A computed fold for a 91-nucleotide RNA, annotated as Glycine riboswitch aptamer.
RNA sequence: GUGGACACAGCUCUGGAGAGUCCCUUAAAUGGGCGCCGAAGGUGCACGGACGUAAGUCCUUAUCUCUCAGGCCAAUGGACAGAGUGAUAAC
Numbered sequence: 001g002u003g004g005a006c007a008c009a010g011c012u013c014u015g016g017a018g019a020g021u022c023c024c025u026u027a028a029a030u031g032g033g034c035g036c037c038g039a040a041g042g043u044g045c046a047c048g049g050a051c052g053u054a055a056g057u058c059c060u061u062a063u064c065u066c067u068c069a070g071g072c073c074a075a076u077g078g079a080c081a082g083a084g085u086g087a088u089a090a091c
Base pairs, nucleotide, nucleotide: 003091010085011084012083013082014081015080020034022033023032024031035072036071037070041068042066044064048059049058050057051056
């Protein structure tokens, strides 16, 4: 000097949806009942790929799916997006 590198995770700031302020009870975001939501996290699956004569086995995305968890005034949380930092690192 070149690659690594639009570096990754993490952290900071900003934006950020959905669904009953339902009923009884509690001082209460306490406990119970019914009805709902999907965008923390988690479950499952396709196309495809590998092995196998085959049957099959394994790998395999999501904003899809399931609602386990979480959530259904606000607050908190919040996938994702933008900017900054990490950092010009290890090798």